A computed fold for a 101-nucleotide RNA from a Gammaproteobacteria bacterium, annotated as Glycine riboswitch aptamer. The organism belongs to Gammaproteobacteria, within Bacteria.
[in-house]
RNA sequence: GGGUUUAUUGAGGGAGAGACCGGCUGCUGAGGAACAUCAGCGUCGUCGCCGAAGGCGCAACCCGCCCGGAAUCGCUCAGGCAAAAGGACCACAAUGAACCG
Numbered sequence: 001g002g003g004u005u006u007a008u009u010g011a012g013g014g015a016g017a018g019a020c021c022g023g024c025u026g027c028u029g030a031g032g033a034a035c036a037u038c039a040g041c042g043u044c045g046u047c048g049c050c051g052a053a054g055g056c057g058c059a060a061c062c063c064g065c066c067c068g069g070a071a072u073c074g075c076u077c078a079g080g081c082a083a084a085a086g087g088a089c090c091a092c093a094a095u096g097a098a099c100c101g
Stems, first nucleotide, its partner, number of pairs: 002100009012090002018047001021045004026041005048081003054077001055075003061069002
């Protein structure tokens, strides 16, 4: 100096599902005679839905067997259902560790 595995960091790619509906003595803006009305945000709620943060479960699978581990499968508590954010996972780069050679 090279390869494999792994951890961290950086930047990149990255799906699915209502921009639903309703309430508010909430905020902002428009409008305005007006506490009318409209839009956005926030918040609460009904119903419907998604699964790729996390979590839980079966146990596909790993292990010669046991013990043990455990999914991209299932559940949907949490999270999410325009954009943004997030996002399992993938590849690239840097650094560290272990092993091979």